[in-house]
Overview:
This is a predicted structure of a 421-nucleotide RNA (Bacterial RNase P class A) from a Planctomycetota bacterium. It was read from a public genome assembly, where an Rfam model found it. Its mean pLDDT, the model's own confidence on a scale to 100, is 76. The model forms 98% of the base pairs in the Rfam consensus.
RNA sequence: CAGGGUGGGCGGACGGCCGCUUCCCGAAGAGUCCGUCCCCGCUCCGCGGGGGUCCGGCCUGAGGGGGGAGGAAAGUCCGAGCUCCACAGGGCAGGGUGGUCGCUAACGGCGACCGGGGCGCUCCCGCGAGGGACGCUUCAGGGAAAGUGCCACAGAAAAUACACCGCCGACCUCGGGGGCGACUCCGGGGGGCAAGGGUGAAAAGGUGGGGUAAGAGCCCACCGCCGUCCUGGUGACAGGGCGGGCAUGGCAAACCCCACCCGGAGAAAGGCCAAAUAAGACGGCGUUUGAGGUCGGCCCGGCCGAGCCGUCGGGUAGGCCGUUGGAGGCGGCAGGCAACUGCCGUCCCAGUUUAAUGGCCGUCACCGCAGGUCCGAAGGGAUCUGCGGGACAGAACUCGGCUUACAGCCCAUCCGCACGU
Numbered sequence: 001c002a003g004g005g006u007g008g009g010c011g012g013a014c015g016g017c018c019g020c021u022u023c024c025c026g027a028a029g030a031g032u033c034c035g036u037c038c039c040c041g042c043u044c045c046g047c048g049g050g051g052g053u054c055c056g057g058c059c060u061g062a063g064g065g066g067g068g069a070g071g072a073a074a075g076u077c078c079g080a081g082c083u084c085c086a087c088a089g090g091g092c093a094g095g096g097u098g099g100u101c102g103c104u105a106a107c108g109g110c111g112a113c114c115g116g117g118g119c120g121c122u123c124c125c126g127c128g129a130g131g132g133a134c135g136c137u138u139c140a141g142g143g144a145a146a147g148u149g150c151c152a153c154a155g156a157a158a159a160u161a162c163a164c165c166g167c168c169g170a171c172c173u174c175g176g177g178g179g180c181g182a183c184u185c186c187g188g189g190g191g192g193c194a195a196g197g198g199u200g201a202a203a204a205g206g207u208g209g210g211g212u213a214a215g216a217g218c219c220c221a222c223c224g225c226c227g228u229c230c231u232g233g234u235g236a237c238a239g240g241g242c243g244g245g246c247a248u249g250g251c252a253a254a255c256c257c258c259a260c261c262c263g264g265a266g267a268a269a270g271g272c273c274a275a276a277u278a279a280g281a282c283g284g285c286g287u288u289u290g291a292g293g294u295c296g297g298c299c300c301g302g303c304c305g306a307g308c309c310g311u312c313g314g315g316u317a318g319g320c321c322g323u324u325g326g327a328g329g330c331g332g333c334a335g336g337c338a339a340c341u342g343c344c345g346u347c348c349c350a351g352u353u354u355a356a357u358g359g360c361c362g363u364c365a366c367c368g369c370a371g372g373u374c375c376g377a378a379g380g381g382a383u384c385u386g387c388g389g390g391a392c393a394g395a396a397c398u399c400g401g402c403u404u405a406c407a408g409c410c411c412a413u414c415c416g417c418a419c420g421u
Stems, first nucleotide, its partner, number of pairs: 003415008012364007020068006028060002031058001033057003037051006070392001074403002077401005082266004089300004094262005099113005114141001115139006122133004142257002147255002149251003164197002166193003171190008205223006224246001225244008270321004280312006292304004328347008366389010
């Protein structure tokens, strides 16, 4: 340096022409639709009819000004705001989360810290096993001694541990050789061993030494494990002292146990207005002896309740609200390691509904390929010319998260083949 990991940012800019949508201002215009006004009548504190020069509202609107898709708008996985059920309970089942402490409206989210794993020809300690520091990364991080279950294949053997290759031969014994004898040499058996090798993801702690016939926590030291006390810390935990048996493997993203938490439905929610039809027909049950409905599933218990339930048939499918002023954005100050909080100031940043926000041109920037020139030891860098390219993707209640997709460029940090010195 190529390339890669993790986290974050941008994801084209400027100008011109034409074209949409929404809000505000608005010259000019039209109608008597409403009102003030004028005239007439009447049953006169009002009603009916007529008028249209002026005024206000409504309608149209030349022209002008402001705004108009995303970091994910996606998925619909969590949480909430809002609306309805609904005024609320007890139990069982079901579901979710899972180190500690904070943040937040809340969350299965975020921050910091603790602990485990991995990487590092980095540094330090140790004979060694191993330990510590630092950087990056990762964790679905409570319990395996409450119970049940599983660990294929390989392997002697997978939790009551039977020995494949092996080691020993002190004790007992068989055969052969030597020796006067005591005894000794070779081979086998009884027997002893699980330290070495093999299999495996994992083999009943590990390393160094002692001891033994050979071995083994058999013994010692260290590491590890268990118990206990002290110190520090809000805490998870960390460090140290003393003692101990040297011992009970893994899987709970297996069932399960423990702790904490949990109403449902959803904007096609839910309201308002207008219009139309067939005060439709038939059957069943019922009006306090309660039909029917409702409280996430079930049970208990409760509440509403005079009309409901079912079949057949008919009408309507139009308009408005919800619909964007918010747990809001931006800036400053203060607190906090941070997530974030408080105070002050400032801004209004799409509101659609057969769904708008677009098209064309030019210049520049970025990337790729080819060629030229210059610099360099080289990998490579700078510059010019020509050609080409531009990802994922579209609001439709809103917000905080998570997850997924993403051409190219940039920042931080870590790893880093080849090549050159």